Predicted 3D model of RNase P RNA and transfer RNA as a complex of 439 nucleotides.
[in-house]
RNA sequence: UGGGGGGAGGAGGCGAUCGCGGACCGGCCCCGCGCCGGUUCGAGGAAAGUCCGGACUCCACAGAGCGGAACGCUGGAUAACGUCCAGGAGGGGUAACCCUACGGAUAGCGCAACAGAAAACAAACCGCCCGCCUCGGCGGGUAAGGGUGAAACGGUGGGGUAAGAGCCCACCGCGGUCCCGGGCGACCGGGCCGGCACGGCAAGCCCCGUUCGGAGCAACGUCAAGUAGGAGAGGGAGGGGCGGCUCGCCCCGAUUCGUCUUCGGACGAGCAACUCUCGGGUAGGCGGCUUGAGGCCGGCGGCGACGCCGGACCCAGAUAAAUGAUCGCCCUCGACAGAAUCCGGCUUACACCUCCCCCCACGGA
RNA sequence: GCGCCGAUGGCUCAAUUGGAUAGAGCACCUGACUACGGAUCAGGAGGUUACAGGUUCGAAUCCUGUUCGGCGCG
Numbered sequence: 001u002g003g004g005g006g007g008a009g010g011a012g013g014c015g016a017u018c019g020c021g022g023a024c025c026g027g028c029c030c031c032g033c034g035c036c037g038g039u040u041c042g043a044g045g046a047a048a049g050u051c052c053g054g055a056c057u058c059c060a061c062a063g064a065g066c067g068g069a070a071c072g073c074u075g076g077a078u079a080a081c082g083u084c085c086a087g088g089a090g091g092g093g094u095a096a097c098c099c100u101a102c103g104g105a106u107a108g109c110g111c112a113a114c115a116g117a118a119a120a121c122a123a124a125c126c127g128c129c130c131g132c133c134u135c136g137g138c139g140g141g142u143a144a145g146g147g148u149g150a151a152a153c154g155g156u157g158g159g160g161u162a163a164g165a166g167c168c169c170a171c172c173g174c175g176g177u178c179c180c181g182g183g184c185g186a187c188c189g190g191g192c193c194g195g196c197a198c199g200g201c202a203a204g205c206c207c208c209g210u211u212c213g214g215a216g217c218a219a220c221g222u223c224a225a226g227u228a229g230g231a232g233a234g235g236g237a238g239g240g241g242c243g244g245c246u247c248g249c250c251c252c253g254a255u256u257c258g259u260c261u262u263c264g265g266a267c268g269a270g271c272a273a274c275u276c277u278c279g280g281g282u283a284g285g286c287g288g289c290u291u292g293a294g295g296c297c298g299g300c301g302g303c304g305a306c307g308c309c310g311g312a313c314c315c316a317g318a319u320a321a322a323u324g325a326u327c328g329c330c331c332u333c334g335a336c337a338g339a340a341u342c343c344g345g346c347u348u349a350c351a352c353c354u355c356c357c358c359c360c361a362c363g364g365a
Numbered sequence: 366g367c368g369c370c371g372a373u374g375g376c377u378c379a380a381u382u383g384g385a386u387a388g389a390g391c392a393c394c395u396g397a398c399u400a401c402g403g404a405u406c407a408g409g410a411g412g413u414u415a416c417a418g419g420u421u422c423g424a425a426u427c428c429u430g431u432u433c434g435g436c437g438c439g
Stems, first nucleotide, its partner, number of pairs: 001361010012330007020042009029032001044336001048347002051345005056216004068212005073087005088102001089100004103207002108205002110201002125146002127142007154172006173196001174194003178191005220287004230278005238252006256269005294313001296311006331334001366438007375391004384422001393409005415431005
């Protein structure tokens, strides 16, 4: 200099004017959270998708099982997680570094089109070898060679054989409930044993292990109009509405029931308006509502995720829902996008800029 | 806020337990028939199965993540 890998940060800036939402202070009056003035705060790294995990609230709950869902190498972090950190194994890259849905195929079931002789337990199409005869076949041996396929029952070399074959041997691979060493562990290194018996798919069913009660701030709590409706007590024959208002029409209620009776009645229950009391609860208001697993600075422990200690800080809280507009200057000419109970993650979208560390190639000292 | 479903030519739908070339009808194009058109007959074109990645020998189908659309409950 060129190319590449990893990480951190910013997300137009400054000033003026006007406007909007919250909090606090002051003043005014017709006293309402009303108006005026002032001070101060006012979107994000993803506020998004709602894909996971929690806090919180209510409901349910003796315990266990079935069913269902999610997760799945090891150790750790955490309130918890499907997240994060550190490692192991496998894969990619010359390297820095990156990726992994990474338990079990010897619990069982299932699947593998076409091609091919044969597709999971064995198998002989061509070829090779042996034998027989009627010279074209038949019988037998053989998985080393050919051919098919995504996949053909360990690979290479040597010995061996009629030809061959883990049939035998060496190395590599594979398996083992074995032994030694290292590691908390996944696992790694070495040895011994076994000639190989045990192919693939579990993002097919399934098995094993771990975890999971349900609902969600429209949760939930609280105050409580319109007398809309309910309950109790009193009350006793009237009460209310409309119109063309000395009257007419309509609605609600009583005139009912039971017992006793000297038949005159007596007692009890029921009954509208009205009065009092009580609880529920709609509209609506308020709380929940933002001080929190909070961010910042410093120190300590840890490889790290993270934890502990100290300091100063308060940083949106609306409810039809507030962040905008105009002007000036500057620069690299500005992307994706906007809170709605709150946090921890994941995923997705994103113009451009700054900084740090590392790798490779070439050149120079 | 919570839960569920779908996407296949221009349109409407198929595709067996994942199996090879994704198949029908309407529409479109060409030819025949007709004086011309329609109908009819013969032939043809048209698909990254919404997108991206993965599992598998093999994906429209299985898995994961997006995008768009729709439905239900409070």

It holds a member of the Rfam family "Bacterial RNase P class A". Rfam classes the family as a ribozyme.